A computed fold for a 532-nucleotide part of an RNA from an uncultured prokaryote, annotated as small-subunit ribosomal RNA, 5' domain. The full RNA is in RNAcentral, with records from ENA.

Context: one part of a larger RNA
RNA sequence: GAUUGAACGCUGGCGACAGGCCUAACACAUGCAAGUCGAGCGAGAAAGCACUUCGGUGUGAGUAGAGCGGCGGACGAGCGGCGGACGGGUGAGUAACGCGUAGGAAUUUGCCCAGUAGUGGGGGACAACAUGUGGAAACGCAUGCUAAUACCGCAUACGCCCUAUGGGGGAAAGCAGGGGAUCUUCGGACCUUGCGCUAUUGGAGAAGCCUGCGUCGGAUUAGCUAGUUGGUGGGGUAAAGGCCCACCAAGGCGACGAUCCGUAGCUGGUCUUAGAGGAUGACCAGCCACACUGGAACUGAGACACGGUCCAGACUCCUACGGGAGGCAGCAGUGGGGAAUAUUGCACAAUGGAGGAAACUCUGAUGCAGCCAUGCCGCGUGUGUGAAGAAGGCUUUCGGGUUGUAAAGCACUUUCAGCGAGGAGGAAAGGGUAGUUAUUAAUACUAACUAUCUGUGACGUUACUCGCAGAAGAAGCACCGGCUAACUUCGUGCCAGCAGCCGCGGUAAUACGAGGGGUGCAAGCGUUAAUC
Numbered sequence: 001g002a003u004u005g006a007a008c009g010c011u012g013g014c015g016a017c018a019g020g021c022c023u024a025a026c027a028c029a030u031g032c033a034a035g036u037c038g039a040g041c042g043a044g045a046a047a048g049c050a051c052u053u054c055g056g057u058g059u060g061a062g063u064a065g066a067g068c069g070g071c072g073g074a075c076g077a078g079c080g081g082c083g084g085a086c087g088g089g090u091g092a093g094u095a096a097c098g099c100g101u102a103g104g105a106a107u108u109u110g111c112c113c114a115g116u117a118g119u120g121g122g123g124g125a126c127a128a129c130a131u132g133u134g135g136a137a138a139c140g141c142a143u144g145c146u147a148a149u150a151c152c153g154c155a156u157a158c159g160c161c162c163u164a165u166g167g168g169g170g171a172a173a174g175c176a177g178g179g180g181a182u183c184u185u186c187g188g189a190c191c192u193u194g195c196g197c198u199a200u201u202g203g204a205g206a207a208g209c210c211u212g213c214g215u216c217g218g219a220u221u222a223g224c225u226a227g228u229u230g231g232u233g234g235g236g237u238a239a240a241g242g243c244c245c246a247c248c249a250a251g252g253c254g255a256c257g258a259u260c261c262g263u264a265g266c267u268g269g270u271c272u273u274a275g276a277g278g279a280u281g282a283c284c285a286g287c288c289a290c291a292c293u294g295g296a297a298c299u300g301a302g303a304c305a306c307g308g309u310c311c312a313g314a315c316u317c318c319u320a321c322g323g324g325a326g327g328c329a330g331c332a333g334u335g336g337g338g339a340a341u342a343u344u345g346c347a348c349a350a351u352g353g354a355g356g357a358a359a360c361u362c363u364g365a366u367g368c369a370g371c372c373a374u375g376c377c378g379c380g381u382g383u384g385u386g387a388a389g390a391a392g393g394c395u396u397u398c399g400g401g402u403u404g405u406a407a408a409g410c411a412c413u414u415u416c417a418g419c420g421a422g423g424a425g426g427a428a429a430g431g432g433u434a435g436u437u438a439u440u441a442a443u444a445c446u447a448a449c450u451a452u453c454u455g456u457g458a459c460g461u462u463a464c465u466c467g468c469a470g471a472a473g474a475a476g477c478a479c480c481g482g483c484u485a486a487c488u489u490c491g492u493g494c495c496a497g498c499a500g501c502c503g504c505g506g507u508a509a510u511a512c513g514a515g516g517g518g519u520g521c522a523a524g525c526g527u528u529a530a531u532c
Stems, first nucleotide, its partner, number of pairs: 001532004006528005013379003017375002019372002021337001026335003030332003035082003040079002048059004062071001089290003098215007107207003112203008120154001122152002129144006160169003174195006182189002216262003223253003228250008265287004269280004292313005315326004343369001345368003351365001352363004382412004392403004416473001418468005426459001430454009476521005481502003487516005497504002
């Protein structure tokens, strides 16, 4: 000199953009952070109102209509599907194929894209529910009834799997919209479209595995190793492999630093520097690891799973003492620790995600707002004129000098803040109607495209523009011995004190304290800490 996730002292006008527990991976009150689908399925009935003998009962539960068509069927619970493995947090552990980079072969892959072949015919349950019953609760138990895209057989098998040329094995589910003819038990069958389902091939994206090289300090750590190193055969896995097991051999690593100890998430990057290097890994992005501590598996395409399960432990809470409940390193917030780090905010309007055919629902992701000079950038705190060089202050050789065009005065301007009015963009969607095309037996349904109408904003009193009034509301901090820009007076008297280094102070201190003056930076200025 540059820099910082900074802190402290004094001071503090506005805005844009960014950042904000570095310490206790300490403990957590409260609310929210993962749901969704009625176009997979069955059942059932609430609020309100009226009456009441206070036990309940009725209505709600249909509207509309000649009929067909149309609309509705809430909230919550259950079976079932998909998603809770993403998104969000933290850096404790880890010196390791963890990360970075360059390669590899023995693998898997839900949703998505493209292709091929199917989607036939049956069965028995279990919730919900009802009844009874246990428990303080959490939660159950028994009996009975029932549906399905839940579950299980049978049939079929292009391709697929096993075997190896003989053969053997294995699947599925329906739902919604529309409809001319035919049949009908009037429910539909049937046809068709869309979404699904089954098997399989390829792709995309994703994941698992292996290897070369690189990746902190200590030798006051020199030897380490028994599934250890290799082989054969098996088991296991999606998959190679001592990954595991039986047997056999006696190997394997190490001064090119094994083993042990300490420290540490790694990287793109960031800071500094002419560079080489050195330091660092906040924010943003990629990877990894973790989710009260330790262990384990289940389900699943994917987890050994932050807001899932089980076991053990510590802690907290409830209890009728028999037994139960919990996990903020999600967003806010609390206590504690600390020099130190924010609101128990608004919205799903946008972007993205989950579910859904869709409308839509959910989303503390995200978008915004609030707080903080924490940083960077921009703007303002007025402009011109004004010598009687006013008054006052300070100083003086008492003549004066200086503060100083500074002020006052005069003439202007109105950024920003304030008040009032107007007012973009972030909006693309979504919905209705019409047309065209595709599909089809069809002018129906559905999809795509086009046209047109309608229409969605948390921020928001938005940005921005115009108007109004008035210099009006807006300057401090450090320093002045040398380094280092900037000097005098008084007080003090080796005292009080200063100090980054040299050093000042013991009676004329430009070095201490104060006044005046000056210098530097400026909504900041200094100090401390830290890196180069």

Model confidence (mean pLDDT): 83 of 100.